This is a predicted structure of a 128-nucleotide RNA (FMN riboswitch aptamer (RFN element)) from an Actinomycetota bacterium. Of the family's consensus pairs, 100% are formed in the model. The prediction has a mean pLDDT of 82. Taxonomically the source falls in Actinomycetota (Bacteria, Bacillati). Rfam family: FMN riboswitch aptamer (RFN element). From the family's description: The RFN element is a highly conserved domain that is found frequently in the 5'-untranslated regions of prokaryotic mRNAs that encode for flavin mononucleotide (FMN) biosynthesis and transport proteins. This element is a metabolite-dependent riboswitch that directly binds FMN in the absence of proteins. In Bacillus subtilis, the riboswitch most likely controls gene expression by causing premature transcription termination within the 5' untranslated region of the ribDEAHT operon and precluding access to the ribosome-binding site of ypaA mRNA.The FMN riboswitch structure, reported in present an FMN-bound six-stem junction, adopts a butterfly-like scaffold, stapled together by opposingly directed but nearly identically folded peripheral domains.
C1' cells in the first nucleotide's frame, strides 16, 4: 500500500399565492435531487440503493406477521461552446420522481420510518 475480519459512528432534500365548503395535492410561479464509476465535476450515462412484486426457506402460529436469501418489476436530455477528454463543466431550452392516506387528484404534507439501506469513514486484528 493490498486484501478480509471485527467494532463503532455517519449515512435524502424541498412551498408560497389564487380558486375553492374543503387543495402545501386542482391552477399561477417556486423549489429538492441517495450511494458507487466515469480520460473532467451527472437526478436524466453505467451499475447499485430505497420503493413495489413473486418464490422456496426458518421463526411464530388461531389469524396477522417477522427474518435473511434468491429472482423480478423499475422514471427522465437535447443543442450550442470550450478541451486530448464531458449526455457529467459553461450558456440554453427542455424532461423525471415508490407505496399507503387526505373534507378535492400529493417528487415537497402526514405515514409504515427512532425502520432500511447502496456506501462513508475511524479504530483495532488476520494475510500478504
Nucleotide at each position: 500500500g493490498u486484501c478480509c475480519g471485527u467494532u463503532a459512528u455517519c449515512g435524502g432534500g424541498g412551498u408560497c399565492g389564487g380558486u375553492g365548503u374543503a387543495a402545501u395535492u386542482c391552477c399561477g410561479a417556486a423549489c429538492c435531487g441517495g450511494c458507487a464509476g466515469u480520460u473532467a465535476a451527472a437526478g436524466u450515462c453505467u451499475g447499485c440503493g430505497a420503493c413495489c412484486c413473486g418464490c422456496a426457506c426458518a421463526c411464530a402460529g388461531c389469524c396477522a406477521g417477522u427474518g435473511g436469501g434468491c429472482g423480478g418489476u423499475g422514471g427522465a436530455c437535447u443543442c450550442a461552446g470550450u478541451g486530448a477528454a464531458a449526455u457529467u463543466c459553461u450558456g440554453a431550452g427542455a424532461c423525471c420522481g415508490a407505496c399507503g392516506g387526505u373534507u378535492a387528484a400529493a417528487g415537497u404534507c402526514c405515514g409504515g420510518a427512532u425502520g432500511a439501506g447502496a456506501g462513508a469513514u475511524a479504530a483495532c486484528g488476520a494475510a500478504u